[in-house]
A computed fold for a 351-nucleotide part of an RNA from an uncultured prokaryote, annotated as small-subunit ribosomal RNA, central domain. Its Rfam family is "Bacterial small subunit ribosomal RNA".

Context: one part of a larger RNA
């Protein structure tokens, strides 16, 4: 160096776009750089190694030989890599037509339920717990009826489902939008694939400035349990939680499985679409293709669970990452932040 790995043992970057680079379909004809032969040049002595020979013999020394995988130069080959020049359509885009959806954004608007305040009946408790007590109420509460503010969150539908790169999206309208899937082969003609750095984006919590607060609820404050209880239950309650602009950049950001592509038994359920049956149509229903989403499995596969055409099977291409445990998601130093802190990332020394 090569060989070993990364669902759970240590190991897929949280997640996209992309730049450089890596790798890349089919057919011809040129080049000849990579490659492959061939010659010649060079590869210093010495030393290894073969064999002969000198010291009485090894050591040691003389002599020939081999080697010296290596670079140059020259000719010469074209199959693969590559370049070039022409062509193809199976990758890959895109026109056409139908549908489908919580996909993303901003406006509006709706009904229950929570609290709150006015106002009516209306009278002694309510509330809460395992029991209880703080606590609300005769200054009229709990109930229960009408009228009203307000902020939030959206029962049922709701599904093992849908959508999206992922984070994640759920009342209803309208407006602006992004992507996939089917169908159809019209165009174009490799325009791909990955992707170090770079750029976007990225739950929740924190942060800033500025509104918003019903409800909930760290922080606190009380009742209670308890040996104590800085907790677990209760009553209260500030930040937060919403909104609009900037940050911040982590997670069991999990399928704990990186992307793209190719091949490999079957069986069922379901979503959306397209075809065929049927049918006067059109629905069910029954065949069948295809995205997608789950379930049982065959073959292989795995150290065993298990995975099994949505692979953890065979294959290739790229990119990440791992190398005993602890020190250590640390210290330093750098970048980066308004902080908090975040990337990055050792060592003594221990077992």
């Nucleotide at each position: 160096c090569u060989g070993g790995g990364c669902g759970u043992a240590a190991a897929g970057g949280g997640c996209c776009u992309g730049u450089a680079g890596g790798c890349g379909u089919c057919u011809u004809g040129c080049c000849a750089a990579g490659u492959u032969g061939a010659u010649c040049g060079u590869u210093a002595c010495a030393g290894c190694c073969a064999c002969c020979g000198g010291c009485u013999u090894a050591a040691c020394c003389g002599g020939u030989g081999a080697u010296c995988u290596g670079c140059g130069a020259u000719c010469a080959a074209a199959a693969c890599u590559g370049g070039u020049a022409a062509g193809a359509u199976a990758g890959a885009a895109u026109a056409u037509g139908u549908g489908a959806g919580g996909g993303g954004a901003a406006u509006g608007u709706g009904g229950a339920a929570u609290u709150c305040c006015c106002g009516g009946u209306g009278u002694a408790g309510c509330g809460g717990u395992g029991a209880a007590a703080u606590g609300c109420g005769u200054a009229g509460a709990u109930a229960u009826c009408g009228g009203g503010a307000g902020g939030a969150a959206c029962a049922c539908c709701a599904g093992u489902g849908g959508c999206g790169a992922a984070g994640g999206c759920g009342g209803c309208c309208u407006u602006c939008u992004g992507g996939g899937c089917c169908u159809a082969c019209c165009c174009u003609g490799a325009c791909g694939c990955u992707g170090a750095g770079g750029g976007g984006c990225g739950a929740a919590a924190g942060c800033g400035u500025g509104g918003g607060g019903a409800g909930c609820a760290a922080a606190c404050c009380g009742g209670a349990u308890u040996a104590g209880a800085u907790a677990c239950c209760c009553g209260g309650g500030u930040a937060g939680u919403c909104c609009a602009c900037g940050c911040c950049c982590u997670a069991a950001a999990c399928g704990a499985u990186g992307a793209a592509u190719g091949c490999u038994a079957a069986g069922u359920c379901u979503c959306c679409g397209g075809g065929g049956u049927a049918u006067c149509c059109a629905c069910c229903c029954c065949c069948u293709c295809c995205u997608g989403g789950g379930c049982u499995g065959c073959a292989g596969u795995u150290a065993a669970c298990g995975c099994g055409u949505u692979a953890a099977g065979c294959a290739u291409u790229c990119c990440g990452c791992c190398u005993g445990g602890g020190g250590a998601c640390u210290a330093c130093g750098g970048c980066c932040g308004c902080a908090a802190g975040g990337c990055u990332a050792a060592a003594a020394c221990u077992c």